Context: one part of a larger RNA
């Protein structure tokens, strides 16, 4: 050094019980009537671990499905029992639901320790034992006090939630090839609210010589106008096409009622009014029109469809290979069903489905629904004149902040200080500013849709297939490391079917060898294939 043959080792081919991304659908909250999460319990033999269940404890009732087996996996196996007088199973809707956890009698080192009050039991009594009820905060009512308090009664709230969504606060790495303004970026992150969506929101809006007519959301305008150490980057809006459509309600003039203070006539609470831009209301005066639709509250309330269990469901056979027939050959059949899985190779025609069809005793949703009954409720104009129509606001300064716009020429929007109108011949705005011109009524409030997300569900995929693909395909947020926050694995495959090797031998055993199963055993629970690195035995070469 080659060959051959073994060890080892486990790539690599297949496979797939698990990911994963997208759509769609439902649910969109849960919780003092105690949740989320967790301890401990709980099973004839059950010590672990998964799954359920709570001292009624892999379960109790009842109403429905289901139609033969059945007493959860892991994981047989004994017993001993349920079961056509319907079990096991599924679905509805109740009972039970230990301790701990907001945890709430009171304490605490979480699943413990200790109690008061009042009622029951059992006892003369200590007391043991059940039952209920005792935390703080808020708001309301009663009560007893009389500057705070004290009691009692009723209501609420605390806590937990994948992502989304508003508000308060808010870096840095990094980019700029350095780095300070900028930029990451109002991002992560910390807190605090809310709901199935949140938010916005019915013009003191855009626009531009013509016009639209709350909001959002989405294409396009457009990487445009602009902003910028004019670097790096940052990046709109009208106009136009979708999508979805919707508008309401106060305050205040003025009347009327109460209460309280008092004689400055005022403050408060209650009803009627009243609600706007071609300005409207309000108080008087007149006209016209009309008791019916609209429209608002009450007040009782479906139904179909769907949702949570399921029913019915079509058509194949024979010979050869084979260990097996779903292969091959013949010859047949059904198809609103030739999706998919599965069965000892590849099956419309075994099976489980699958097209089509049909179900629900109960619950939920449809439903603040539809459609009813009952009460209330006109509308419109003309004129006079006085009133009203959001103020420490609007606007100014100074410092800040948001707006695609970093002070800028710098309007808009907010506000921390300081100053402060007008008030209907009024007010803000149109991108410093003034004028003409044109729009809109600020300093009070509500509003579905159409958008954003997914802890789950189902369904797909030129997605992945065990070093991939979630960190997790096995006991996985597990073993294991860390005082802790907190890190964070590895590990899938016998065979159709355990038929998992009865007996014989060697051996102390681990293991073998025969024999037996099996289509295979070089399939032997270190189990499919079984590469290389490695190593061992034989035979050749060659020194």
């Nucleotide at each position: 050094c080659a060959a051959a043959c073994a060890a080892u080792g486990g790539a690599u081919g297949c496979c797939u019980u698990g990911g994963u991304g997208c759509a769609a659908g439902a649910a969109g909250c849960c919780g003092a009537a105690g949740a989320a999460g967790g301890a401990c319990g709980u099973g004839g033999c059950u010590g672990a671990c998964c799954u359920g269940c709570g001292a009624u404890a892999a379960g109790c009732g009842u109403c429905g499905g289901g139609g033969a087996g059945g007493u959860g996996g892991c994981a047989a196996g004994c017993a001993a029992c349920c079961u056509u007088u319907g079990a096991u199973c599924c679905g509805g809707c109740g009972a039970u639901u230990u301790c701990c956890g907001a945890a709430u009698g009171g304490g605490g080192a979480a699943a413990c320790c200790c109690a008061c009050a009042c009622c029951g039991u059992g006892g003369c009594a200590a007391c043991a034992c059940g039952g209920c009820g005792u935390a703080c905060g808020c708001c309301c009512c009663g009560c007893c006090a009389g500057a705070u308090g004290g009691c009692g009664g009723g209501g609420u709230g605390g806590g937990g939630u994948a992502a989304g969504u508003c508000g308060g606060g808010g870096a840095a790495c990094u980019g700029a090839a350095a780095u300070a303004u900028c930029u990451u970026a109002g991002u992560a992150c910390c807190c605090g609210g809310a709901g199935g969506a949140a938010a916005a929101g019915a013009a003191a809006a855009c626009a531009a010589u013509a016009g639209u007519g709350a909001u959002u959301c989405u294409c396009u305008u457009a990487g445009u106008a602009g902003c910028g150490a004019c670097g790096a980057g940052c990046g709109a809006a009208a106009a136009g096409g979708g999508a979805a459509a919707a508008g309401c309600c106060c305050a205040a003039a003025c009347c009327c009622c109460g209460a309280c203070a008092u004689u400055a006539u005022g403050u408060c609470g209650g009803g009627g009014g009243g609600u706007u831009a071609u300005a409207g209301g309000a108080u008087c005066u007149c006209u016209c029109u009309u008791u019916u639709u609209c429209c608002a509250a009450a007040c009782a309330g479906a139904a179909a469809a769907g949702a949570u269990a399921g029913a019915a469901g079509a058509a194949c056979a024979a010979c050869u290979u084979g260990g097996a027939a779903u292969a091959g050959u013949u010859g047949a059949c059904c198809a609103a069903a030739g999706a998919a899985g599965g069965u000892g190779a590849a099956a419309g025609u075994c099976c489980c489905g699958u097209a089509u069809u049909c179900g629900a005793a109960a619950u939920c949703c449809u439903a603040a629904u539809a459609g009813g009954u009952u009460u209330g409720u006109u509308g419109a104009g003309a004129g006079a004149c006085u009133c009203c129509u959001g103020a420490g606001u609007a606007c100014c300064a100074c410092g800040g902040g948001a707006c695609a716009c970093g002070a800028g020429a710098a309007a808009u929007c907010u506000u921390g200080u300081g100053g402060g109108a007008a008030g209907g011949u009024a007010u803000c705005c149109c991108g410093g500013c003034c004028a003409c011109g044109g729009g809109a009524u600020a300093a009070g409030g509500c509003u579905a849709a159409a958008u954003a997300c997914u802890u789950c569900u189902u369904g797909c995929g030129a997605c992945c297939g065990a070093u991939a693909g979630u960190g997790a395909a096995c006991u996985a947020g597990u073993a294991c490391c860390g005082u802790g926050a907190g890190g964070g694995a590895a590990a899938g495959g016998u065979g159709a079917a355990a038929a998992g090797u009865c007996c014989c031998c060697c051996g102390g055993a681990a293991g073998g060898g025969g024999a037996g199963u099996g289509a295979a055993a070089u399939a032997g629970u270190a189990c499919c294939u079984g590469a290389a690195a490695u190593u061992g035995u034989u035979u050749g070469c060659u020194a």
A computed fold for a 543-nucleotide part of an RNA from a Candidatus Microgenomates bacterium, annotated as large-subunit ribosomal RNA, domain I. The prediction has a mean pLDDT of 82. The RNAcentral record of the full RNA draws on ENA. The organism belongs to Candidatus Microgenomatota, within Bacteria. It matches the Rfam family "Bacterial large subunit ribosomal RNA".